[in-house]
RNA sequence: UUCUUAUCAAGAGCGGUGGAGGAAUCUGGUCCGAUGAGCCCGCAGCAACCAUUCACAAGUAAAUUCGUGUGGAACGGUGCUAAUUCCAGCAGACAUUCGUCUGAAAGAUAAGAA
Numbered sequence: 001u002u003c004u005u006a007u008c009a010a011g012a013g014c015g016g017u018g019g020a021g022g023a024a025u026c027u028g029g030u031c032c033g034a035u036g037a038g039c040c041c042g043c044a045g046c047a048a049c050c051a052u053u054c055a056c057a058a059g060u061a062a063a064u065u066c067g068u069g070u071g072g073a074a075c076g077g078u079g080c081u082a083a084u085u086c087c088a089g090c091a092g093a094c095a096u097u098c099g100u101c102u103g104a105a106a107g108a109u110a111a112g113a114a
Base pairs, nucleotide, nucleotide: 001114002113003112004111005110006109007108008107013043014042015041016040021032022031023030026089027088028087029086044081045080046079049077050076052073053072054071055070056069057068059066085106090103091102092101093100094099
């Protein structure tokens, strides 16, 4: 980098550094930002994808031992900590004035594979 699968309405901020843009890309909107954003670093936290671990359940000839399911924990590997993935763009349904809903595409993250 590509592919597959799962999730994306919840959750969680302080300090340091730095100095102008930032919210993935393009367009439109709407926001954040010199009361210092974004990036980076430290600490803290959130979450529970992977790993670990505990309980229960059925499976089974049998199993505390195996894999599976459900729930819990949170020391490890990632991730995340403005706004639904900030909203829309494409397709469809409803409403026909604003719009509402569903799906896709794109993107993000994890696990596995090439």
Molecule: SAM riboswitch aptamer (S box leader)
Organism: Virgibacillus sp. YIM 98842